[in-house]
Molecule: transfer RNA
Organism: Patescibacteria group bacterium
RNA sequence: GCGGUCAUAGUUUAGUGGUAAAAUAGGAUCUUGCCAAGAUUCAGUCGAGGGUUCAAUUCCCUCUGACCGCA
Numbered sequence: 001g002c003g004g005u006c007a008u009a010g011u012u013u014a015g016u017g018g019u020a021a022a023a024u025a026g027g028a029u030c031u032u033g034c035c036a037a038g039a040u041u042c043a044g045u046c047g048a049g050g051g052u053u054c055a056a057u058u059c060c061c062u063c064u065g066a067c068c069g070c071a
Stems, first nucleotide, its partner, number of pairs: 001070007010024004018054001026042005047063005
């Protein structure tokens, strides 16, 4: 330099045009003599910028970052 894959909550990952989800971590309450465990509940998320579309996390382009391959 060229090509490819990936980027979603603090962390690990689903989802893939029409309300964004689970586990774990965090807050509150209950349970217990206390802690731990458990139960209920709350808050928190689509890397950035454009385009297509009635509607984009999803499709297209560019950029940024990570990884892989070729030279």